[in-house]
Molecule: c-di-AMP riboswitch aptamer (ydaO/yuaA leader)
Organism: uncultured Myxococcales bacterium
RNA sequence: AACGUACUCACGCCGAGUUCCACCGCGGAUGACGGUGGAAGCGGGGGACCCAAGUUCCCGGGGCGCAUCGCCGCAAGGCGUAGGACACUCUUCCGUCCGAGCCCGUCAGCUAACCUCGUAGGCGUGGAAGAGGAGCCCU
Numbered sequence: 001a002a003c004g005u006a007c008u009c010a011c012g013c014c015g016a017g018u019u020c021c022a023c024c025g026c027g028g029a030u031g032a033c034g035g036u037g038g039a040a041g042c043g044g045g046g047g048a049c050c051c052a053a054g055u056u057c058c059c060g061g062g063g064c065g066c067a068u069c070g071c072c073g074c075a076a077g078g079c080g081u082a083g084g085a086c087a088c089u090c091u092u093c094c095g096u097c098c099g100a101g102c103c104c105g106u107c108a109g110c111u112a113a114c115c116u117c118g119u120a121g122g123c124g125u126g127g128a129a130g131a132g133g134a135g136c137c138c139u
Base pairs, nucleotide, nucleotide: 011124012123013122014121018040019039020038021037022036023035024034025033041119042118043117044116045115046114051109060107061104062103063102064101069080070079071078072077083098084097085096086095088132089131090130091129092128093127094126
C1' cells in the first nucleotide's frame, strides 16, 4: 500500500417492512439495547347488492411476489422469454444483473359496511444526453 474479517456510525439500494408512546429488564441515573403491549403510517387477505360466472367430468383451486411462459434434457440443469432492478424525478440511448422462493388446504370472482394479517430479510452504487426540480455558497 492492497485485500479480507468483526463492531459502531453516517449515507444509500431491493422491499409494504417506518415513526412514536407506555411498562418491564439491565443500570447510580439518563441514553442505548432487549422484551411485552399500544398508536400512527405503509402493505396484504377475506367479505353484499349490481356486474361477471353455461353444465358435467378430470389431472382440484387459490394467495404474496418482477419472478411468467416456451423449447431441450431421465434428471440435475441449459438456452431463451413476459416482467423487473441499477444514489433527485421523468424520457431516450448504451451497459450490467434478476427473472426466485414461500404460503393456504378442497375453500375464496368483483365487492360498500365490516373482519383480519404483516411491518421482514438481504445488500453497497454503470455511463451519457435532454427537460424539470432540490440543496449549498457568493453578491